[in-house]
FMN riboswitch aptamer (RFN element) from Ferrimonas kyonanensis DSM 18153, 148 nucleotides, folded computationally. The organism belongs to Ferrimonas kyonanensis, within Bacteria. It matches the Rfam family "FMN riboswitch aptamer (RFN element)". Rfam's curators write: The RFN element is a highly conserved domain that is found frequently in the 5'-untranslated regions of prokaryotic mRNAs that encode for flavin mononucleotide (FMN) biosynthesis and transport proteins. This element is a metabolite-dependent riboswitch that directly binds FMN in the absence of proteins. The coordinates come from a structure-prediction model, not an experiment, and the mean pLDDT is 76. The sequence was found by an Rfam model in a public genome assembly.

RNA sequence: AACUAUUCUCAGGGCGGGGUGAAACUCCCCACCGGCGGUAAACUUCCUUAUCGGGAGUGAGCCCGCGAGCGCCCACCUGGUGGUGGGGUCAGCAGAUCUGGUGCGAAACCAGAGCCGACGGUUACAGUCCGGAUGAAAGAGGAUAAGG
Numbered sequence: 001a002a003c004u005a006u007u008c009u010c011a012g013g014g015c016g017g018g019g020u021g022a023a024a025c026u027c028c029c030c031a032c033c034g035g036c037g038g039u040a041a042a043c044u045u046c047c048u049u050a051u052c053g054g055g056a057g058u059g060a061g062c063c064c065g066c067g068a069g070c071g072c073c074c075a076c077c078u079g080g081u082g083g084u085g086g087g088g089u090c091a092g093c094a095g096a097u098c099u100g101g102u103g104c105g106a107a108a109c110c111a112g113a114g115c116c117g118a119c120g121g122u123u124a125c126a127g128u129c130c131g132g133a134u135g136a137a138a139g140a141g142g143a144u145a146a147g148g
Stems, first nucleotide, its partner, number of pairs: 004145007016030004031128002033117002035066004042058006061115002069093002071090001072087006097113005119131003
């Protein structure tokens, strides 16, 4: 160093303008936003005299996975609708990309054009408003301890 245990901290962005209307941040036109891990031919940087080579960092919403959420299961409460708590893969749901260029090679680079976004609420249908949520969590970083 790695591993294991305990513990602490951190861990999501976005409706601006116009139209219709009694009413819309929900519809229509123009806008705006992009969690976490992996993967890179790009970029930065370090080692090396230098080439080669090697190390580190950054780099995908739609390539592979994950997360919250819904569902489901369990417990309790309720006359009932339903509510609260727990489980977290459990039947299941869980989004979305093409074209051209470069190149040995592109799902990732460059250019262009597209597409996607839990649940509940609402004078009117919500990725952007309100709510569960001062929550949970993919994970990131630190501290301590034992053995070696």